[in-house]
Molecule: SAM riboswitch aptamer (S box leader)
Organism: uncultured Algibacter sp.
RNA sequence: AAGUUAUCAAGAAAGGUAGAGGGAUUAGACCCGAUGAAACCUUGGCAACCCUUUAUCUUUUAAAGAAGGUGCUAAAUUCUACUAAUACAAUUUGUAUUGGAAAGAUAACGA
Numbered sequence: 001a002a003g004u005u006a007u008c009a010a011g012a013a014a015g016g017u018a019g020a021g022g023g024a025u026u027a028g029a030c031c032c033g034a035u036g037a038a039a040c041c042u043u044g045g046c047a048a049c050c051c052u053u054u055a056u057c058u059u060u061u062a063a064a065g066a067a068g069g070u071g072c073u074a075a076a077u078u079c080u081a082c083u084a085a086u087a088c089a090a091u092u093u094g095u096a097u098u099g100g101a102a103a104g105a106u107a108a109c110g111a
Stems, first nucleotide, its partner, number of pairs: 003109006013043005021032003026081004044073003049069002051065005077103001082100008
């Protein structure tokens, strides 16, 4: 790195440096940004994947915790894209709703 499993509508900001972009990629939409974007640094915070403790009991479930390893700290992963069903319009397409997939992110594994 490929791959596997789990989760992704909750939650949590101030300061400094910097100086024009940013919201993963492509397209569209919609937002954020000189009342200061990205990036970096400091301090905090959130959460509870790994972890710790206790009970259960067989590697399962529950409760509590936060020292340590990650992560995160605008908007659902900002929304749509592919597909199935249903409804409506309308003329073989469009719109809406719900589900699924794909892609992505994070964690724990991973010759």